[in-house]
Context: one part of a larger RNA
């Protein structure tokens, strides 16, 4: 100096930001991912237009959101590299033919307490299979071989398939750097190389099978502790030390361990299996769940908020729009938590009133302070207008911000502290006692150090203590 501060005492307004650092504890309740009838068949309601419902089927749920547990590591930072992969986008080049079998919806029987489940039967489709073609494309020295396509429509125009090439993202390698401890000295058997083989979108002991015996280390292996890293913050004159809240990048997690499925992309927070701990619900046969989304709620703890609004903006998802979702966001609630701004009157006004306190009882001192006099309305309150944000519509915020007008000083000051360090004294209580105290050190009968009063100093919606950091 500075903090994501807390506590005490006190508290008028605004404007920007900030707000579980602890137990990655448990979690009632609601909301946080849909959407598409312009891909298909079905069912309800309707005279009819239309509407509404599950259900095959795209596409999206790998993004936004959280949180920092756990890593000392190509995780990060920086700088290069080659053996890859990209859904939706764009730019080309070519095509878009002909059949064929099924499963939900629905019916019929049934099981179960629920959760769901079983068998029979029908059916459509941009779902599934097949055949033709095949500029590119893949496999092969070659010769050959091999492999698609889906329609919809209000006829504009959305798709689909096959190759190139582009962007975007992302995978993987490598040099640098990245905390302590030697009261951790050895450490490693797929372990370090090589051949073939599997494997992966791709290199690679990434796996396996043989062979060989390497390979790391006092320039600190290995083992133990801590700890997500980075831009950046913070302090400093600088080198430096300290940090890693908010905001951006990355990386890692999702109740705890594990495994794989779908898929361009996941081993996938609000998807599935197994196991385990816990909770809940049962007809005890057997089921259900995961707030480190967003508000809550108990508990830990000094300590930290509303179970709130709009989708009006900005962005995302899905759709030919319309639109529909969206606790992402943009608002609004609360807190003096911070930083900034304003205000709590301004002039005048000496019989230097009154009262308090000192007091050599003369006076000093609060003190131009008050009081009265003339003014002024910032805020506050009362009334009337009313925006930008929105390119044509569309505005939560909001009758806000912001202008007028009225009335009237009216609505609005506390904290520390005064022995020296350190700015700023006196009286009165107290009598090593009550007590203060950062360091010195006061306090045992005149205490400038303890309490209290007058007075003074310092800062100011703050003020002071604590803790931490430089």
């Nucleotide at each position: 100096a500075g903090c994501g501060a807390a506590c005490g005492c006190u508290g008028g307004c605004g404007g920007c930001a900030g707000g579980c650092c602890u137990a990655a504890c448990a979690c009632a309740u609601g909301c946080a991912a849909g959407u598409c009838g312009a891909g298909c068949g079905c069912c309800c309601c309707g005279c009819a237009a239309g509407g509404g419902g599950a259900g095959c089927g795209g596409c999206a749920g790998a993004c936004g959101g959280g949180a920092g547990a756990g890593u000392a590591a190509c995780a990060c930072g920086u700088g290069g590299g080659a053996a890859c992969g990209u859904a939706c986008c764009c730019u080309u080049c070519a095509g878009u033919u002909c059949g064929g079998a099924a499963c939900a919806a629905c019916c019929c029987a049934g099981g179960g307490a629920a959760a769901c489940u079983u068998g029979g039967g029908c059916u459509a489709a941009u779902a599934c299979c097949g055949a033709a073609u095949a500029c590119g494309u893949c496999c092969g020295u070659a010769a050959g071989g091999a492999g698609a396509a889906a329609g919809a429509u209000u006829u504009a125009u959305c798709g689909c398939u096959g190759a190139a090439g582009g962007a975007u993202c992302g995978g993987c390698c490598c040099g640098c750097g990245u905390c302590u401890g030697a009261u951790u000295a050895g450490c490693u058997a797929g372990u370090u190389g090589g051949u073939g083989a599997g494997g992966u979108a791709a290199c690679g002991g990434c796996u396996c099978a043989c062979c060989a015996a390497g390979g790391c280390u006092a320039c600190g292996a290995u083992c133990a502790g801590u700890a997500g890293c980075u831009g950046g913050u913070c302090u400093g004159a600088g080198a430096g030390g300290a940090u890693g809240a908010u905001c951006a990048g990355c990386c890692u997690c999702a109740c705890u361990g594990g495994g794989a499925c779908u898929g361009a992309g996941a081993c996938a927070c609000g998807g599935c299996c197994c196991a385990g701990a816990c909770u809940c619900c049962u007809a005890c046969g057997g089921g259900a769940g995961g707030c480190a989304g967003c508000a809550g709620u108990g508990g830990g703890g000094a300590a930290u908020a509303u179970u709130g609004g709009a989708c009006a903006a900005u962005g995302g998802g899905c759709g030919c729009a319309a639109g529909c979702c969206u606790g992402a966001u943009c608002c609004a609630g609360c807190c003096a938590u911070g930083c900034c701004g304003c205000g709590u009157g301004g002039a005048u006004g000496a019989u230097g009133a009154a009262g308090g306190c000192c007091u050599u009882a003369g006076g000093g001192u609060u003190g131009u302070a008050a009081a009265g006099u003339c003014c002024u309305u910032u805020u506050a309150a009362c009334g009337g207008g009313g925006a930008a944000g929105a390119u044509a519509a569309u505005g939560a915020c909001g009758g806000u911000a912001c202008c007028c007008g009225u009335a009237g000083a009216a609505u609005a000051a506390g904290c520390c502290c005064c022995g020296g360090c350190u700015a700023a004294c006196u009286u009165c209580g107290u009598g090593c006692c009550a007590g203060c105290a950062g360091c010195c050190g006061c306090g045992g009968u005149a205490a400038u150090a303890c309490g209290a009063a007058g007075g003074g100093g310092g800062c100011u919606a703050g003020c002071g203590u604590u803790g931490c950091u430089c």

Small-subunit ribosomal RNA, 5' domain from an uncultured bacterium, 470 nucleotides, folded computationally.
The RNAcentral record of the full RNA draws on ENA and SILVA.
Model confidence (mean pLDDT): 87 of 100.